This is a predicted structure of a 423-nucleotide RNA (Bacterial RNase P class A) from Rubripirellula sp.
RNA sequence: CGAGUGAGUGGGGUGAUCGCUGGUGGCUUAGUCCCACUGGAGGAAAGUCCGGGCUCCACAGGACGGGAUGGUCGAUAACGUCGACCGAUCGCGAGAUUAGGGAAAGUGCAGCAGAAAGCAAACCGCCGAACGGUGUGAAGAAAUCGCAGUGCGAUGGAUUGGCACGCGUGGUAAGGGUGAAACGGUGCGGUAAGAGCGCACCAGCGUUUAAGGUGACUUAGACGGCUAGGUAAACCCCAUCCGGAGCUAGACCAAACAGGGUGAAGGCUAAACGCAAGUUUAGCGCAGGGCGGUCCGCCCUGACUGACACCCGGGUAGGUCGCAAUUGAGGCGGCGAGCAAUCGCCGUGCACAGAUAAAUGAUCACCCAUUCGUCAUCAACUGAUGCGAAUGACAGAACCCGGCUUACAAACUCUCUCGCAGC
Numbered sequence: 001c002g003a004g005u006g007a008g009u010g011g012g013g014u015g016a017u018c019g020c021u022g023g024u025g026g027c028u029u030a031g032u033c034c035c036a037c038u039g040g041a042g043g044a045a046a047g048u049c050c051g052g053g054c055u056c057c058a059c060a061g062g063a064c065g066g067g068a069u070g071g072u073c074g075a076u077a078a079c080g081u082c083g084a085c086c087g088a089u090c091g092c093g094a095g096a097u098u099a100g101g102g103a104a105a106g107u108g109c110a111g112c113a114g115a116a117a118g119c120a121a122a123c124c125g126c127c128g129a130a131c132g133g134u135g136u137g138a139a140g141a142a143a144u145c146g147c148a149g150u151g152c153g154a155u156g157g158a159u160u161g162g163c164a165c166g167c168g169u170g171g172u173a174a175g176g177g178u179g180a181a182a183c184g185g186u187g188c189g190g191u192a193a194g195a196g197c198g199c200a201c202c203a204g205c206g207u208u209u210a211a212g213g214u215g216a217c218u219u220a221g222a223c224g225g226c227u228a229g230g231u232a233a234a235c236c237c238c239a240u241c242c243g244g245a246g247c248u249a250g251a252c253c254a255a256a257c258a259g260g261g262u263g264a265a266g267g268c269u270a271a272a273c274g275c276a277a278g279u280u281u282a283g284c285g286c287a288g289g290g291c292g293g294u295c296c297g298c299c300c301u302g303a304c305u306g307a308c309a310c311c312c313g314g315g316u317a318g319g320u321c322g323c324a325a326u327u328g329a330g331g332c333g334g335c336g337a338g339c340a341a342u343c344g345c346c347g348u349g350c351a352c353a354g355a356u357a358a359a360u361g362a363u364c365a366c367c368c369a370u371u372c373g374u375c376a377u378c379a380a381c382u383g384a385u386g387c388g389a390a391u392g393a394c395a396g397a398a399c400c401c402g403g404c405u406u407a408c409a410a411a412c413u414c415u416c417u418c419g420c421a422g423c
C1' cells in the first nucleotide's frame, strides 16, 4: 500500500420565531382563556417469532393425545436466548456455519444409467480343479486266429494316463464397464482362477487400559479378520420440558333492563319437626355449567314458580382506574469475582412520554462531517486554508420487561489475518 476477518460509535448540532401536548403552580364564579416553570418516540419503536411480569378462568390435579427442544458445562425470572468449550464441514488464514441423540428396533424414500442400489447380484471377462462332452494321440488286458512250440505276429479294444477345446453343468467377484455411491484400501502368499482365504501395514467398527479434562472429548496402546451405503428439517425410537386466554386482560362507579316461547332431569336412603298432609337437612343418583382437545377427577348450580341452553322481541352503553411518578428481573457511577455470559456490594434530590382517533412539529440562519472543483493563496509530493456546489439513512410509543429476526444513508474507530514493496 492492497485485499479480507471480527467488534463497535453514530442516527447530525446550536439559536430564533411560531405551533401541539402531559404535569405542577397562579389568575378566575368556573374554564383546555391566559401566565410561569418543567417533561415530551427507537436502535430497532418494526415483525408478533419466543420467554416472562401482571390480570382472570380457579380451589387445584392425574392419564392419553398434542407441541417444543436436542453435543458438554455454565448464565438467566425464563426461553427455542446468551457465554465458553468439544466435534463435523468450508476457508492459505484471521474466522464462518452447524435442525450436533439414535440408521445393528421397525417402516418409507432415492430419476436415468447399470447385471445388481441392502444382504443382493453376473453385462464384458477370468478359470478348466470337480462332473460330463468333443478332438487328438500314447500304453494296453481277456479272448480268437496263424506259425511255431510254453514264444513271435495279426485281429481285438476291457482298462489306464496325457494334451487341446471352453461345448454343458459349474467356480469367481480380483480386472473392465455403468453410476454421486457397487459390500474396506495397498502389498505379499495361496488358489484351477479368485476372494480377509491367510499374513504385514493402514482406515473403520466392537471390547478394553492409561494419561489429561467437571464434561462433551483428545492423545497413546492392547485384543478381535468383525468390515455392518445415504436419508430422521421423512414417519419413528430415546431424553428433557410445556395449563389456557390476554390491556378488546381485568377492577370500580353510573345508566337501562317490556316481554313471549321451547327443553330433559324427584327417584332412593337416613335424621329432625309435625296429629296428618307435608317441610327442612345430609348423602347417593339424575340434569346442566366451568376447568385449551378426550377420559377420569374436582368445584358450582338446579329440578316445571327454571340456575343453564336455544329461539322471537325491547331498552341502556357515559366515565374512572389499570397507565395521574408506567418504581422496574430499572437507569447511572464506583469497587470486587469470573475466560466470558453474568453476579455481588456500595452510592445516587436519576425520575427520563403517557395519548385515547390518538400530541412530541414547521420555517429560517449558522455550524459539523465527507466528496467534488477548468476556482484562489501558500506549500512542494499530492498537503493546508478559503470559496462554491452536492450528500446526511431506516423509520413512529399505546400495560411493562428480557431476547431473536428484519431494515438502515452520510460519517468514522479499533482488533486480527493474508499478499506485495522498502528499511
Stems, first nucleotide, its partner, number of pairs: 001419004006414004012367007020040007042394001046405002049403005054246004061296004066242005071085005086100001087098004101237002106235002108231002123176002125172003130169003133165004138160002143155005184202006203227002205224008250321004259312005267284007286302006330350001331348007368392006375386004
Of the family's consensus pairs, 95% are formed in the model.
It matches the Rfam family "Bacterial RNase P class A". Its family is annotated with tRNA processing, ribonuclease P activity and dimeric ribonuclease P complex in the Gene Ontology.
The sequence was found by an Rfam model in a public genome assembly.